[in-house]
RNA sequence: CCGUGCUAGGCGGGGCACUAGGGGUGCCCUGUACUCGAAAUCCUCUUGAUGCGGGGCCGAAUUCCCGCCCGAGGGUGACCGUGUAUCGGGUCAGCACCGGGAUCGGUCGGCAUUGACAAUCGGGUCCUGCAACGGCGGAACACGCGUGAACCGGGUCAGGUCCGGAAGGAAGCAGCCCUAAGCGGGUCGUCCCGGGUGUUGCAGGGGUGCCCGGUUUGAGCCGACGGUUCCCGGCGGCGCCGGUACACGCCAUUCGACGGCGGGUGCACGG
Numbered sequence: 001c002c003g004u005g006c007u008a009g010g011c012g013g014g015g016c017a018c019u020a021g022g023g024g025u026g027c028c029c030u031g032u033a034c035u036c037g038a039a040a041u042c043c044u045c046u047u048g049a050u051g052c053g054g055g056g057c058c059g060a061a062u063u064c065c066c067g068c069c070c071g072a073g074g075g076u077g078a079c080c081g082u083g084u085a086u087c088g089g090g091u092c093a094g095c096a097c098c099g100g101g102a103u104c105g106g107u108c109g110g111c112a113u114u115g116a117c118a119a120u121c122g123g124g125u126c127c128u129g130c131a132a133c134g135g136c137g138g139a140a141c142a143c144g145c146g147u148g149a150a151c152c153g154g155g156u157c158a159g160g161u162c163c164g165g166a167a168g169g170a171a172g173c174a175g176c177c178c179u180a181a182g183c184g185g186g187u188c189g190u191c192c193c194g195g196g197u198g199u200u201g202c203a204g205g206g207g208u209g210c211c212c213g214g215u216u217u218g219a220g221c222c223g224a225c226g227g228u229u230c231c232c233g234g235c236g237g238c239g240c241c242g243g244u245a246c247a248c249g250c251c252a253u254u255c256g257a258c259g260g261c262g263g264g265u266g267c268a269c270g271g
Stems, first nucleotide, its partner, number of pairs: 001271006009058003012030005020046005034055004064264006073255005080249010094238002097234006104227001106225006118216008126205009136194003140190002142187002145184003153178004161170003
């Protein structure tokens, strides 16, 4: 060095979770890796723990062991950024919405040379005082109406009573009629009082808001609709500010599959 037969070992690994802890079943990553059986309020072990039981295959190297590199993916942690959800705040400034105003131009309509707008003058509307007339309310008087007296008002007085021998006479209740005081309501009546009362007149004041008229000037003025720009106010929907939670990104740290590089590892017999 070659051949044959064996042995150690291997026939997947890793992260998370579970556990006092190591593995497995579970979930995920890697990517292809013998098969059968059981395994979650589970199975098997104890730091020599990196599964258990049965069967099969490979076997000292592409396959076993060690180191380094790479880094799929997972765990942990703080700041920051982005997004989502939610809670709260606030209205200085932004967007949107609502209301009002100004401005500019547009459309439609109306008024206007029988004079728009503007300027100016006068009057009214407004306030104060006074007066006249009226209206309203109250009170008194007057007038007329109604009512109005158990007896102590009037008239007539049934019945009854009294006087009388009689004729006749007297007083008089109820009823009826009437009336006084009083009461009630009425009146183009008279007079007095009162007022956020009306009209008119006089005097004074105030004011340019509205109306009317005169003068000057000479062509605009008004309304509706929708729009531009600006201002004011409102609302808080968004944006804004603050908090909380979650996700992602970034950073740090940790474990780390696949892959790459380097190194290491037997026994017996024969030639």
The prediction has a mean pLDDT of 77. Bacterial large signal recognition particle RNA from an Acidobacteriota bacterium, 271 nucleotides, folded computationally. It matches the Rfam family "Bacterial large signal recognition particle RNA". From the family's description: The signal recognition particle (SRP) is a universally conserved ribonucleoprotein involved in the co-translational targeting of proteins to membranes. The family's RNA type in Rfam is non-coding RNA gene.